Overview:
A computed fold for an 84-nucleotide RNA from a Candidatus Omnitrophota bacterium, annotated as transfer RNA. Rfam family: tRNA. Rfam classes the family as a transfer RNA. NCBI's taxonomy places the organism under Bacteria, Pseudomonadati, Candidatus Omnitrophota. It was read from a public genome assembly. The coordinates come from a structure-prediction model, not an experiment, and the mean pLDDT is 82.

Parts: sequence; structure tokens; C1' cells
RNA sequence: GCUGGGAUGGCGGAACUGGUAUACGCGCUGGUCUCAAAAACCAGUCAGGGCAACCUGGUGAGGGUUCGAUUCCCUCUCCCAGCA
Repeated sequence: GCUGGGAUGGCGGAACUGGUAUACGCGCUGGUCUCAAAAACCAGUCAGGGCAACCUGGUGAGGGUUCGAUUCCCUCUCCCAGCA
């Protein structure tokens, strides 16, 4: 230099042909149970705003297409593999 794959919450990881982003698991926080703890069970857990109902933003970064983009197109950054 060329080719292919990847980047999504605190972590792992789904969302297959564009149509409610974060399901599920782990972790964490609170609670139930216990003399106490573990285990188990229940609830919460992206960010900002709001007493709340809700509102706004967010998929590595920046653009584009579209009524609508994690998904399609372009440029760039970083990681992995291969080729030269």
C1' cells in the first nucleotide's frame, strides 16, 4: 500500500432483508428471607431535563440518501486477520 472482518450500556452481546435502539446474561444498587451471611426471589440500572406524566439526545467521528438509518452510500479514526 491492497483485501476482508469489527467498533452498540459499567462488561459480554442481540437487534437477519431500513420501521419502538439496548432484548438476554453478568455486574452494580435497593428490598424480601436469615441471628448474620451466602444462595434464591422481587424491583431498578444509556445520558441530560422534569415532582411526575413525559420531553430531548444517543449505535467509533463527520457527511449523504430516505417519510424513516445500528442497518444503504462516501470520507476519516482505531482494533483484528490475510496479501504484497